The RNA shown here (c-di-GMP-I riboswitch aptamer) has 89 nucleotides.
[in-house]
RNA sequence: GUACGAUAAUGGCAAACCCAUUGAAAAGUGGGGACGCAAAGCUAUAGGGGCUUAGGUGGACAAUUCCGCGAUGCCAGCCAGCUACCGAC
Numbered sequence: 001g002u003a004c005g006a007u008a009a010u011g012g013c014a015a016a017c018c019c020a021u022u023g024a025a026a027a028g029u030g031g032g033g034a035c036g037c038a039a040a041g042c043u044a045u046a047g048g049g050g051c052u053u054a055g056g057u058g059g060a061c062a063a064u065u066c067c068g069c070g071a072u073g074c075c076a077g078c079c080a081g082c083u084a085c086c087g088a089c
Base pairs, nucleotide, nucleotide: 004087005086012037013036017032018031019030020029021028022027035077041082042081043080047079048078049075050074051073056069057068058067059066060065
């Protein structure tokens, strides 16, 4: 240095759920809370995958309603890419 990851050290993050708030939603943010995580750090104009469907568009309808298509909206705690702390075997 690369790989690897411990009943080590120093620390870190925070699922579900609840409250507040933004949003059409997915989801985001703040607080509480811990299921887990050795990259649960960063990247969503390299890529795959997933979620939502407002505007738009097609249709049904009495309708302010409903159904389909659909990302320019999201997810990094799905894969991936990039970077990084510690050091037992």